[in-house]
C1' cells in the first nucleotide's frame, strides 16, 4: 500500500429496518449479630462524520483504531 474481518453500558455476549436486551460489575433495599451467599430495585452502551428511510446498532460511503492474509 491491497484484500478480508471487527468496534455495542465499566466487563461479556445478544439485538428481522420499529422501545438497544442478558449475565457479571457498580449503587440501594432485604435476610443477616457481623460479612459472603440469597432476594428485590436501580444505575449504565450502539467508534466519528455523512447518505438512504417514514425509521438505522443493523443498509450505503468516507475516516480513524484492532486482528489477520497477501506484497
Nucleotide at each position: 500500500u491491497g484484500c478480508g474481518g471487527g468496534a455495542u453500558c465499566g466487563u461479556u455476549c445478544a439485538a428481522c429496518g420499529g422501545u438497544a436486551g442478558g449475565a457479571c460489575g457498580g449503587c440501594u433495599g432485604g435476610c443477616u449479630c457481623u460479612g459472603g451467599a440469597c432476594c428485590a430495585g436501580u444505575u449504565a452502551a450502539u467508534c466519528u462524520u455523512g447518505g438512504u428511510u417514514c425509521g438505522a446498532a443493523u443498509c450505503c460511503a468516507a475516516g480513524u483504531c484492532c486482528c489477520g492474509c497477501a506484497g